[in-house]
Context: one part of a larger RNA
RNA sequence: CUGGGCGUAAAGCGCACGCAGGCGGUUUGUUAAGCUAGAUGUGAAAGCCCCGAGCUCAACUUGGGAUGGUCAUUUAGAACUGGCAGACUAGAGUCUUGCAGAGGGGAGUGGAAUUCCAGGUGUAGCGGUGAAAUGCGUACAUAUCUGGAGGAACAUCAAUGGCGAAGGCGACUCCCUGGCCAAAGACUGACGCUCAUGUGCGAAUGUGUGGGUAGCGAACACGAUUAGAUACCCUGGUAGUCCACACCGUACACGCUGUCUACUAGCUGUUUGUGGCUUUAAGCCGUGAGUAGCGAAGCUAACGCGAUAAGUAGACCGCCUGGGGAGUACGGCCGCAAGGUUAAAACUC
Numbered sequence: 001c002u003g004g005g006c007g008u009a010a011a012g013c014g015c016a017c018g019c020a021g022g023c024g025g026u027u028u029g030u031u032a033a034g035c036u037a038g039a040u041g042u043g044a045a046a047g048c049c050c051c052g053a054g055c056u057c058a059a060c061u062u063g064g065g066a067u068g069g070u071c072a073u074u075u076a077g078a079a080c081u082g083g084c085a086g087a088c089u090a091g092a093g094u095c096u097u098g099c100a101g102a103g104g105g106g107a108g109u110g111g112a113a114u115u116c117c118a119g120g121u122g123u124a125g126c127g128g129u130g131a132a133a134u135g136c137g138u139a140c141a142u143a144u145c146u147g148g149a150g151g152a153a154c155a156u157c158a159a160u161g162g163c164g165a166a167g168g169c170g171a172c173u174c175c176c177u178g179g180c181c182a183a184a185g186a187c188u189g190a191c192g193c194u195c196a197u198g199u200g201c202g203a204a205u206g207u208g209u210g211g212g213u214a215g216c217g218a219a220c221a222c223g224a225u226u227a228g229a230u231a232c233c234c235u236g237g238u239a240g241u242c243c244a245c246a247c248c249g250u251a252c253a254c255g256c257u258g259u260c261u262a263c264u265a266g267c268u269g270u271u272u273g274u275g276g277c278u279u280u281a282a283g284c285c286g287u288g289a290g291u292a293g294c295g296a297a298g299c300u301a302a303c304g305c306g307a308u309a310a311g312u313a314g315a316c317c318g319c320c321u322g323g324g325g326a327g328u329a330c331g332g333c334c335g336c337a338a339g340g341u342u343a344a345a346a347c348u349c
Stems, first nucleotide, its partner, number of pairs: 003321004007303002012317001014201004021194003025088007033081002035077007042069001049065006091191001092188005097182002103177007110154001115149007125136002162169002206247006215241002220236002223233001258316006266294012298305002322349003331342004
C1' cells in the first nucleotide's frame, strides 16, 4: 500500500463543540472542470513480447510488428458529479401554546442522627473483642432528661423511575439559567452530516493559597494476634474528606458497543405527552418521545444481538495488525509537583 477487522479474541478517543477537509435533499436552465466518444500529434533507441533471418545449434546478432499514457491539442455529447443562476419543502431551523424532570449556578431555611459544652437525676462501671488489652470513669463516666454549639450528609418517598453530551445529579423554598418532548399551524428555504489540528467540559485521588473540621480516616502511635505481624481486629489519630479560588486531566471515564441517516415480524411492562370512541369505567382503540424484558427474519466462532441491532445499507472520524520488552526509554509538548500526553528499539519466545 492492498486487505481484513474493532460487545467478550488486538482494536471506538472519557464526552462534546467545531475551522480546514470529506460527503450531501427535490426541480428547471446554463456551463463543460470531472466524465464519454472520435480525430491529430507524441510516447527516442536498446530491452520485454510475437513473426522471420544470420553465425553448424544455442547464447548472441539482426529485420519487421505489437505493446506501452491520470499525455497534449482539437471536435462532438450532456445522463451523472461539480460550477453558475433560479425555484421548491419531505432534511435542518425559528415562532406560537402546552408538558415532565435529583439538568446547571446562587442565596436562604429545616428536621433526624453523631460529637462536644453547661446543668439535672443517678452510681460503679463503661467501652471493645473470637477472647482480651490499650482507652474512658469516684476530679462522678456509661445510661437518662433539659438547654446550647458546630460541621457534614439528607432516612422513608425510591422504582426495571427521572434528568444530563459524558463525568454526574436526590431535604425544602426563592432567584437566575440550559436542554428535551407533544399538538396543531405559520415562517426561513438545504441553512445539513461528520470532523484531523484546535477549544471546552471532565469521578475519585493529588497540588497551591486562605478558611473550616462533627463524623470518618491514609500516615503515625498504642493494645492484641502471631514463629514474626511494618497487616487483617481494637483504642486513639494528622493529612484528607467540606468551602472559595486556581491547577491536575486520569479511571473497570463500560452498554468494554463512535456520531448521523434510512429501511426491516410481532408480544409484554414502565415513564411522559397527545388524539379518537363509547357503556364515562381501575374502560377501549390509536399516535409520538424515552426506558426495560422476550422474540421473527437476519447476523455471530460461539455466547448472544435482535427497530435502543451486534440485521440491511450509506456518510465521516478514531483505532488494531503475535506474546514479552512497554504504554516503558529517549526527545518534544503540558504541569508548581505528583505526573500526563505523544511514543520506539535492541533482545527474547